About this RNA
A computed fold for an 81-nucleotide RNA from an Acidobacteriaceae bacterium, annotated as Fluoride riboswitch aptamer (crcB RNA motif). Its mean pLDDT, the model's own confidence on a scale to 100, is 77. Lineage of the source: Bacteria > Pseudomonadati > Terriglobia > Terriglobales > Acidobacteriaceae. It was read from a public genome assembly, where an Rfam model found it. Its Rfam family is "Fluoride riboswitch aptamer (crcB RNA motif)". Gene Ontology terms of the family: response to fluoride and positive regulation of gene expression.
RNA sequence: AGGUGGCAAGGUGAAGGGGUUCACCUCUAACCGCUGUUCCCCGCCCAAAAAGCAGGAGUAGCUGAUGACUCCUACCAACCC
Numbered sequence: 001a002g003g004u005g006g007c008a009a010g011g012u013g014a015a016g017g018g019g020u021u022c023a024c025c026u027c028u029a030a031c032c033g034c035u036g037u038u039c040c041c042c043g044c045c046c047a048a049a050a051a052g053c054a055g056g057a058g059u060a061g062c063u064g065a066u067g068a069c070u071c072c073u074a075c076c077a078a079c080c081c
Stems, first nucleotide, its partner, number of pairs: 009026005016072006033062008043053002
């Protein structure tokens, strides 16, 4: 210096934070929602194409501040003063 394993620790679970808990990951990782439409596309399909599907990107729209429970904060809706 490199590799492997263990421990500790840290991180993640589509938009803030705290507590508890579950799951996942070890920086080459876990994780990065849904719908319409447009474009791209080395894949699938086809004798070959087109179309369609899958994948990627752009764009428009939609739901929830949780992985789960709970609290606070922010936002929205309704009602009352």